[in-house]
RNA sequence: UCACCAGUUGGCUAUGAUGUCAGCCCUUAAACGCUGAAAAGCUGAUGACAUCUAUCAGGGU
Numbered sequence: 001u002c003a004c005c006a007g008u009u010g011g012c013u014a015u016g017a018u019g020u021c022a023g024c025c026c027u028u029a030a031a032c033g034c035u036g037a038a039a040a041g042c043u044g045a046u047g048a049c050a051u052c053u054a055u056c057a058g059g060g061u
C1' cells in the first nucleotide's frame, strides 16, 4: 500500500424532510392522539423553535 473476514455505529417523543435545543428509554424499555356502547366523528405534519414539502381556511393579484 492492497485484498479478505469479523466487530463497532444507540433508540424514542400520534402523519413527511433538514437543523438546533429539551425530555425519556436501555430492548423486560421509551413510543403507538381524542370522543363514542357501536356505527362513526374530531384535532395536529413540532416535545419546542426555524425552514421546506403536503393538506386545510381566508384574502389579494
Stems, first nucleotide, its partner, number of pairs: 010025004016052006033042003
Predicted 3D model of a 61-nucleotide RNA (Fluoride riboswitch aptamer (crcB RNA motif)) from a Thermoplasmata archaeon.
NCBI's taxonomy places the organism under Archaea, Methanobacteriati, Thermoplasmatota, Thermoplasmata.
It was read from a public genome assembly, where an Rfam model found it.
It matches the Rfam family "Fluoride riboswitch aptamer (crcB RNA motif)". Rfam links the family to the GO terms response to fluoride and positive regulation of gene expression.